[in-house]
């Protein structure tokens, strides 16, 4: 150089065009002589980026950036 795949909360990650979400992790209650664990409650989002298609985008579609993978 050519091909694909991924990119969404601090971290791993769902998400079928129609309120952005789970675990975990941070917080705060209760419980314990305390502590852990387990319960309960509860905060954090430019869904990479730009731009098209729609009434309506994280979902489609273009292009570009990072990241792996494969082929030369």
């Nucleotide at each position: 150089g050519g091909c694909g795949g991924c990119g969404u909360a601090a971290c791993u990650c769902a998400g079928u065009g129609g309120c952005a979400g789970a675990g975990u992790a941070g917080g705060g209650g209760a419980c314990u002589c305390a502590u852990a664990a387990g319960c309960c409650c509860u905060u954090u989002g430019u869904c990479c980026u730009c731009g098209g298609u729609u009434c309506a985008a994280g979902u489609c579609c273009g292009a570009g950036c990072g990241c792996c993978g494969c082929c030369a």

Predicted 3D model of a 72-nucleotide RNA (transfer RNA) from a Chloroflexota bacterium. The coordinates come from a structure-prediction model, not an experiment, and the mean pLDDT is 81. Its Rfam family is "tRNA". By type it is a transfer RNA. The sequence is in RNAcentral, with records from ENA.